[in-house]
RNA sequence: GCCUUGUUGGUGCAGUAGGCAGCAUGUCAGUUUCAUAAUCUGAAGGUUGUGAGUUCAAGCCUCACAUGGAGCA
Numbered sequence: 001g002c003c004u005u006g007u008u009g010g011u012g013c014a015g016u017a018g019g020c021a022g023c024a025u026g027u028c029a030g031u032u033u034c035a036u037a038a039u040c041u042g043a044a045g046g047u048u049g050u051g052a053g054u055u056c057a058a059g060c061c062u063c064a065c066a067u068g069g070a071g072c073a
Base pairs, nucleotide, nucleotide: 001072002071004069005068006067007066010025011024012023013022019056027043028042029041030040049065050064051063052062053061
């Protein structure tokens, strides 16, 4: 340099016919207990890496850029 793939709550990951973003874990509160943990219930937490384009509508399609992985030279 070329090619390919990833980037989504604090962390690890889903989300492929484009139609109001989910799971696990963690955090906080309640429940329970003499108390802690566990259990159960509830809540908060994401403008889906950045910017632009297409569309009535984009996590999803297109382009550029940033960054991690794998391959080729």
Record summary
The prediction has a mean pLDDT of 85. Transfer RNA from Sander lucioperca, 73 nucleotides, folded computationally. Lineage of the source: Eukaryota > Eumetazoa > Vertebrata > Percidae > Sander. The RNAcentral record of the sequence draws on Rfam. It matches the Rfam family "tRNA". It is annotated as a transfer RNA.